[in-house]
Molecule: Bacterial RNase P class A
Organism: Planctomycetota bacterium
RNA sequence: UGAGAGGCCCGGACGGCCGCUCCGGUGGAGCGCGAGCUCCCGCCGGGGAGGGAAAGUCCGGACUCCACGGGUCAGAGUGGUUGCCAACGGCAACCGGCCGUGAGGCCAGGGAAAGUGCCACAGAAAACAGACCGCCGACGUCGAGCGCGAGCUCGACGGGUAAGGGUGAAACGGUGCGGUAAGAGCGCACCGCGUUGCUGGUGACAGCAGCGGCAGGGCAAACCCCACUCGGAGAAAGUUCAAAUAGGGAAGGACAUGUGGCGACGACCCGCGUCCAGGGCCUUCCGGGUAGAGCGUUCGAGGCCGCGCGCGAGCGCGGUCCCAGAGAAAUGGCCGUCGCUCGCCGCGAGGCGAGGCCAGAAUCCGGCUCACAGGGCCUCUCACGCC
Numbered sequence: 001u002g003a004g005a006g007g008c009c010c011g012g013a014c015g016g017c018c019g020c021u022c023c024g025g026u027g028g029a030g031c032g033c034g035a036g037c038u039c040c041c042g043c044c045g046g047g048g049a050g051g052g053a054a055a056g057u058c059c060g061g062a063c064u065c066c067a068c069g070g071g072u073c074a075g076a077g078u079g080g081u082u083g084c085c086a087a088c089g090g091c092a093a094c095c096g097g098c099c100g101u102g103a104g105g106c107c108a109g110g111g112a113a114a115g116u117g118c119c120a121c122a123g124a125a126a127a128c129a130g131a132c133c134g135c136c137g138a139c140g141u142c143g144a145g146c147g148c149g150a151g152c153u154c155g156a157c158g159g160g161u162a163a164g165g166g167u168g169a170a171a172c173g174g175u176g177c178g179g180u181a182a183g184a185g186c187g188c189a190c191c192g193c194g195u196u197g198c199u200g201g202u203g204a205c206a207g208c209a210g211c212g213g214c215a216g217g218g219c220a221a222a223c224c225c226c227a228c229u230c231g232g233a234g235a236a237a238g239u240u241c242a243a244a245u246a247g248g249g250a251a252g253g254a255c256a257u258g259u260g261g262c263g264a265c266g267a268c269c270c271g272c273g274u275c276c277a278g279g280g281c282c283u284u285c286c287g288g289g290u291a292g293a294g295c296g297u298u299c300g301a302g303g304c305c306g307c308g309c310g311c312g313a314g315c316g317c318g319g320u321c322c323c324a325g326a327g328a329a330a331u332g333g334c335c336g337u338c339g340c341u342c343g344c345c346g347c348g349a350g351g352c353g354a355g356g357c358c359a360g361a362a363u364c365c366g367g368c369u370c371a372c373a374g375g376g377c378c379u380c381u382c383a384c385g386c387c
Base pairs, nucleotide, nucleotide: 001383002382003381004380005379006378007377008376009375010374012338013337014336015335016334017333018332020048021047022046023045024044025043026042027041028040029038030037031036050358051357055369056368058367059366060365061364062363063234064233065232066231075230076229077228078227079226080094081093082092083091084090095109096107097106098105099104110225111224115223116222117219118218119217132165133164134161135160136159139158140157141156142155143154144153145152146151173191174190175189176188177187178186192214193212194211195210196209197208198207199206200205238295239294240293241292248286249285250284251283252282253281259277260276261275302321303320304319305318306317307316308315309314340355341354342353343352344351345350
């Protein structure tokens, strides 16, 4: 210098004017006997979105309410090991496999010797193996030739073979030597695989030695098996206060227009009396509950700084700070100066113009994932050049 790998940070700054919202103070106004109160009008002071996200609502928790005798089945989720964490499907370190020259990256990473299933096309054959081309002609049969003969040679068929070719994502361990008619773990060496032991490691696992000729192709984000985890609903959770109207309950009162029963007198009717039940009316009280208001609600597994422990995730101690809380929902607009990027003009100092992302709180927290114009920094790798 070029090409890369991993990570971190920023994503405008300052000022003025006009607004919005919350908190505190204060003046006025209104209400109240008063203490005081107010969703009215001002003033003063202070707070007011994030950046790997306020988002998706995917995972885990706090919190709240509901449910809950025990066990089993079903269902869902997770899946190398050891740690971290409140917890997790998150994170860290390590192990194994694959990819990369490398820094590094990726992995849904338990079981395919419990069972079932699937493996398109091509291909002889896709899992109880099988033979298209090829190779062989040992062995058997037949034929031909030669030979006095034993027999030899050639060809065909049966047959042998799985080296080589071919198909395929994948072909029943690989490479080499020996061996053979040709071949083949048929024999041997190395690699792989299995198994036994030893050693190292907390462990996943690794190394070494012995034994075994090789059995057991792949797929479990196919069913399934194994191990572990798992009640439900979610701030419209939940809770407190509580109008008007209607309705419910209790007590009391008045009425006698009415309904039924009862009583006295009475033959009956009218009329009278009083009590019970019921109905309507009035008064007082109680409870549920809607509107509305309050709480939950923002101090929290909190931010920042320092020290210590740890490879790290993280943990401990000390100091310091308070940092949006609305309720159909505030966080906005204009202007100036500076800064950044781009374009044009200019020899130059500089001038003019343009641009500036994704997005946006609604109980809170830890993660994951997705979106984002542009800019900066750190560490590391490879290649080339120079000293």